[in-house]
Overview
This is a predicted structure of a 147-nucleotide part of an RNA (small-subunit ribosomal RNA, 3' minor domain) from a Deltaproteobacteria bacterium. Its Rfam family is "Bacterial small subunit ribosomal RNA".
Context: one part of a larger RNA
């Protein structure tokens, strides 16, 4: 303070954090495929080579070089998936706030007792049905206790 009380919810305003979310921008990574530098290896080596071998020589042999082919392969590309981060139209409730709007649900039998569960309905608190509880007032009756 104390019924001129207390108090509930919608709505409006402001701020705060937060959930969902089309889209969008990244990070990490899996798989398949494309492509493939340099380089090692392998193959080939008709072009090239002073040293070794044969030969007087020409030339040949051996060995090697370039070149070519190929296996592997870095970065790269395409497709598709996983994880993760940012941002975001929009949708949703929550918290706080001096005061505002609508009602008055609860607290007294709160003016339809209240509450719990459930179903339906409704601007909102809520309403209605069914089941349950007394943490319900009043009146009457019963049982018990005290004087």
């Nucleotide at each position: 303070c104390a019924c001129c009380g207390c108090c509930c919810g919608u709505c409006a305003c402001a701020c705060c954090a937060u959930g969902g979310a089309a889209g969008u921008c990244g990070g990490u990574u899996g798989u398949a495929c494309c492509g493939g530098a340099a380089g090692u290896g392998a193959g080939u080596g008709g072009g090239c080579c002073a040293a070794c071998c044969c030969g007087c020589a020409a030339g040949g042999g051996a060995g090697g070089c370039a070149g070519c082919u190929u296996c592997c392969c870095a970065g790269g590309g395409u497709a598709u998936g996983a994880c993760u981060g940012g941002u975001a139209a929009c949708c949703g409730g929550g918290g706080u706030g001096a005061a505002g709007u609508c009602g008055u649900a609860a607290c007294a039998a709160g003016g339809u007792a209240g509450c719990c569960g459930u179903a339906g309905g409704g601007g909102a608190a809520c309403c209605u049905g069914c089941g349950g509880c007394u943490g319900g007032a009043u009146c009457a009756c019963c049982u018990c206790c005290u004087u």
The coordinates come from a structure-prediction model, not an experiment, and the mean pLDDT is 81. It was read from a public genome assembly.